[in-house]
RNA sequence: UCUUAUCCAGAGAGGCGGAGGGAACGGCCCGUUGAUGCCUCGACAACCUGCCAACCAAGGUUCUCAUUAGACCAUCGUUGAGAAGGUGCCAAUUCCGACAGACGGAUGUUCUGGGAGAUGAGA
Numbered sequence: 001u002c003u004u005a006u007c008c009a010g011a012g013a014g015g016c017g018g019a020g021g022g023a024a025c026g027g028c029c030c031g032u033u034g035a036u037g038c039c040u041c042g043a044c045a046a047c048c049u050g051c052c053a054a055c056c057a058a059g060g061u062u063c064u065c066a067u068u069a070g071a072c073c074a075u076c077g078u079u080g081a082g083a084a085g086g087u088g089c090c091a092a093u094u095c096c097g098a099c100a101g102a103c104g105g106a107u108g109u110u111c112u113g114g115g116a117g118a119u120g121a122g123a
Stems, first nucleotide, its partner, number of pairs: 001123007012041005020030003025097003042090001044088001047086003052080004059073004094116001099113004
């Protein structure tokens, strides 16, 4: 950089440090009652890997003279549980908007889509 999935749920204490921070623009917020950040510990979540269970079942093994029957194993896939490992995350919906469309006489509001961004997985 590209592809794809998700983004109205959830979850904070301590230490360091000392002025801006919430990506960018506008708004609106957070912040010397110490924010943002860094470290430690803890939590949340369940994207990927692994493990377990159920279902499905290509296929295989066994039994048999033989078989469509019986027994067993089981790739892929689906679902569920849990949280071991890799990430992520723990103010505000991605804090809200911006661009286009729908509704509407119009403003505003609401809704839909897009753009931008974040995170995972893959390339």
About this RNA: A computed fold for a 123-nucleotide RNA from a soil metagenome, annotated as SAM riboswitch aptamer (S box leader). RNAcentral holds the sequence, with entries from MGnify. Its Rfam family is "SAM riboswitch aptamer (S box leader)". Its family is annotated with regulation of gene expression in the Gene Ontology. The coordinates come from a structure-prediction model, not an experiment, and the mean pLDDT is 82. Of the family's consensus pairs, 90% are formed in the model.